This is a predicted structure of a 366-nucleotide RNA (Bacterial RNase P class A) from an Acidimicrobiales bacterium.
Taxonomically the source falls in Acidimicrobiales (Bacteria, Bacillati, Actinomycetota, Acidimicrobiia).
It is recorded under the gene name rnpB.
Its Rfam family is "Bacterial RNase P class A". Rfam describes the family as follows. Ribonuclease P (RNase P) is a ubiquitous endoribonuclease, found in archaea, bacteria and eukarya as well as chloroplasts and mitochondria. Rfam classes the family as a ribozyme.
RNAcentral holds the sequence, with entries from ENA.
Model confidence (mean pLDDT): 76 of 100.
RNA sequence: UGAGUCGGCUGGGUGGCCGCGGCUCGGGUCGGGUUCGCCCGGCACCGGGCUGAGGAAGGUCGGGGCUCCAAAGGGCAGGAUGCUGGCGAGAAGCCAGUCGGGGCGACCCGCAGGAAAGUGCCACAGAGAACAGACCGCCUGACCCGGCUCGCCGGGUCAGGCAAGGGUGAAACGGUGCGGUAAGAGCGCACCAGCGCCCCGGGUGACCGGGGCGGCUCGGUAAACCCCAUCCGGAGCAAGGUCGAAUCGGGAGAGGGCGGCCCGCCCGCAGACACUCCCAGGUGGACCGCACAGAUGGAUGGCCACCCAUCCGGACCCCCGCAAGGGACCGGUGGACAGAACCCCGCCUACAGGCCGACUCACCGC
Numbered sequence: 001u002g003a004g005u006c007g008g009c010u011g012g013g014u015g016g017c018c019g020c021g022g023c024u025c026g027g028g029u030c031g032g033g034u035u036c037g038c039c040c041g042g043c044a045c046c047g048g049g050c051u052g053a054g055g056a057a058g059g060u061c062g063g064g065g066c067u068c069c070a071a072a073g074g075g076c077a078g079g080a081u082g083c084u085g086g087c088g089a090g091a092a093g094c095c096a097g098u099c100g101g102g103g104c105g106a107c108c109c110g111c112a113g114g115a116a117a118g119u120g121c122c123a124c125a126g127a128g129a130a131c132a133g134a135c136c137g138c139c140u141g142a143c144c145c146g147g148c149u150c151g152c153c154g155g156g157u158c159a160g161g162c163a164a165g166g167g168u169g170a171a172a173c174g175g176u177g178c179g180g181u182a183a184g185a186g187c188g189c190a191c192c193a194g195c196g197c198c199c200c201g202g203g204u205g206a207c208c209g210g211g212g213c214g215g216c217u218c219g220g221u222a223a224a225c226c227c228c229a230u231c232c233g234g235a236g237c238a239a240g241g242u243c244g245a246a247u248c249g250g251g252a253g254a255g256g257g258c259g260g261c262c263c264g265c266c267c268g269c270a271g272a273c274a275c276u277c278c279c280a281g282g283u284g285g286a287c288c289g290c291a292c293a294g295a296u297g298g299a300u301g302g303c304c305a306c307c308c309a310u311c312c313g314g315a316c317c318c319c320c321g322c323a324a325g326g327g328a329c330c331g332g333u334g335g336a337c338a339g340a341a342c343c344c345c346g347c348c349u350a351c352a353g354g355c356c357g358a359c360u361c362a363c364c365g366c
Stems, first nucleotide, its partner, number of pairs: 001362010012307007020052008028043006054337001058348002061346005066236004078232005083097005098112001099110004113227002118225002120221003135166002137162012174192006193217002195214008240288004249279005255273001257269004308335001311332004318327003
């Protein structure tokens, strides 16, 4: 200098004018009450003060708080999670590690229990795709044909043996070599690889390193069923709670009605009428739940000026430079994703531009 990796921060600033929500103070106005002093309440009115979105407020994916309902205990079904340690209320989170994969590297990715409990599936190609298989091929025997140097060679058919070589495939039932054999084969042996068991050492642990034994050689897929381990009641602020109009219902009272005696007092009856009071219920509604923004179908904004980042254009002059060019200056452009709604912890997704730090690789110079 170029190319990259990881982590963190920021998400325009200042001023002026106008406007919006919440709380509050004063005034105005309206309504109600009144002991006439005033008090209580409303408002789309006027003025003052304080305050008012995010890193994701988003998706609503996983949890917790809170609230109501349900609930002896256990099991089945269903669902979630699945390497280790720590943090944490907990987790599919974070941090640190292990193992596997990728990258020259910084570093990144992992949906990381079990395929040797069982079942299923493995396209195409291929003889055969999982208690394997025989297309070409190799070997032995019998028979037939041909050749000749006359007991061998070549070809064919049939019956057997083999799985070394070829071929197919993503994958073909360990690899290399020697022995062995008619030809072959872990059939035997040596080494290597894998698996299982045992032992030693290190680590809290996942796991790592080393040694020995066993021919044990067993394919993949669990993001197929399944098995194993751990965990799991349901609904959600339209949860839920408090107060409670009107109407309907129940009760009491006096009035009016009817009857007892002609009237009244008084007594009784009926509950159709109108009135007053009380009760139950919990609808319309109000408040609480509810927050150092807050909710009500939802305020947190708009314009202007200057500045800043970015990008575009610019003849001369000014500064740096040999120059290309850069700076200054002038004009223009111009700031993404996105808007809380009960609260909190996480995850995921979206995001213009800018700033800072650590590290890696390549090349050049000293």